Notes:
This is a predicted structure of an 83-nucleotide RNA (c-di-GMP-I-GGC riboswitch aptamer) from Aquibacillus sediminis. Taxonomically the source falls in Aquibacillus (Bacteria, Bacillota, Bacilli, Bacillaceae). The sequence was found by an Rfam model in a public genome assembly. Of the family's consensus pairs, 95% are formed in the model.

[in-house]
RNA sequence: AUUGAAAACGGCAAACUUAUCGAAAGGUAAGGACGCAAAGCUACGGGCCUAAUGUGUUCACUAUGGUAGCCGGGUUGCCAACC
Numbered sequence: 001a002u003u004g005a006a007a008a009c010g011g012c013a014a015a016c017u018u019a020u021c022g023a024a025a026g027g028u029a030a031g032g033a034c035g036c037a038a039a040g041c042u043a044c045g046g047g048c049c050u051a052a053u054g055u056g057u058u059c060a061c062u063a064u065g066g067u068a069g070c071c072g073g074g075u076u077g078c079c080a081a082c083c
Stems, first nucleotide, its partner, number of pairs: 002081003011036002016031006034069001040075003044072003047067003054061003
């Protein structure tokens, strides 16, 4: 450098529960493990969620709010195989 079949020193943690922040989506902390070889970091492109606010007016549209465990891009790194 390439690859991630089999492993895992070490690591993350879905659903759900409790507390807390938030209008919501969702976040954070603890418990908990469905999974993950970048399930580390980053909203840059696409997607998806919410709709406070705004616009029209009675249910629509709207991100300036989210999602990195939806995909791609950027960036950093562990282990193993191969060499």